[in-house]
A computed fold for a 106-nucleotide RNA from Spirosoma taeanense, annotated as SAM riboswitch aptamer (S box leader). RNAcentral holds the sequence, with entries from Rfam. It matches the Rfam family "SAM riboswitch aptamer (S box leader)". Its family is annotated with regulation of gene expression in the Gene Ontology. The coordinates come from a structure-prediction model, not an experiment, and the mean pLDDT is 77.
């Protein structure tokens, strides 16, 4: 890298370095960015997948450790189906595709 399963409506930022694009993805929309973004490091924090303990339990408590995460935000369209208003190429819902994270998984 690939596969399987689960989750993806919540939550959590300061400092230093650095200097131009960045927000996963083709195109578009939208947004962030010299009042310094994206990124890296340090510290802090969030969450509770693994984990620890309790337990009859699919439940409860916790946060030492392994990951993860800390703009909007898995943003919307670029696919399919259904519904609503009633004529906008609008709104709502479901699914698909793509993606992210986990299992000390295969």
């Nucleotide at each position: 890298a690939g596969c399987u399963u689960a989750u993806c409506c919540a939550g959590a930022a300061a400092g230093a370095c650095g200097g131009a694009g960045g927000g996963a993805u083709u195109g578009g929309a939208c947004c962030c960015g010299a009042u310094g973004a994206u990124g890296u490091c340090u510290u802090g924090g969030c969450a509770a997948c693994c984990c620890a303990c309790c337990c009859g339990a699919u439940g409860g408590u916790g946060a030492a450790g392994g990951u993860g995460c800390c703009a909007c935000g898995u943003u919307c369209c670029u696919c399919c189906c259904g519904g609503c208003c009633c004529g906008g190429u609008g709104c709502c819902g479901g699914g698909g595709c793509a993606g992210a994270u986990a299992a000390c998984g295969c």